[in-house]
Molecule: c-di-GMP-I riboswitch aptamer
Organism: Pseudomonadota bacterium
RNA sequence: AAACGACAAAGCCAAACCUGUCGAAAGACAGGGACGGAAAGCCACGGGUCCUCGCUUCCUCCGAGAAGCCAUGGACGACUCCCCGAAGGACCCAAGAUCGCCGGGCUAUCGAA
Numbered sequence: 001a002a003a004c005g006a007c008a009a010a011g012c013c014a015a016a017c018c019u020g021u022c023g024a025a026a027g028a029c030a031g032g033g034a035c036g037g038a039a040a041g042c043c044a045c046g047g048g049u050c051c052u053c054g055c056u057u058c059c060u061c062c063g064a065g066a067a068g069c070c071a072u073g074g075a076c077g078a079c080u081c082c083c084c085g086a087a088g089g090a091c092c093c094a095a096g097a098u099c100g101c102c103g104g105g106c107u108a109u110c111g112a113a
Stems, first nucleotide, its partner, number of pairs: 004111002012037002017032006035100001041106003045103003048098003054069005059063001073082003084088001
């Protein structure tokens, strides 16, 4: 120095949940809190996952604007069917989020075998 990771030691981080703030949401940040973590430090680079998507009207900002509205109805729990309605919001892409999903890159504490 590299690799490795001990019922070692010194420190470190902090999931869920709660409170507050921000965001359309996923989620982020701060405080509390510890399930865990040897990179749970940093980078969205590859893959994965998650989020947004209704109707009507309005606008010389066409927008993840504004206002208003619809049914998370019924047979049954489901498949399926029925009924009412302008509409009860399908899928994909993109943007976004996640590095505590996996891989990759960069950096780092300690030192038994």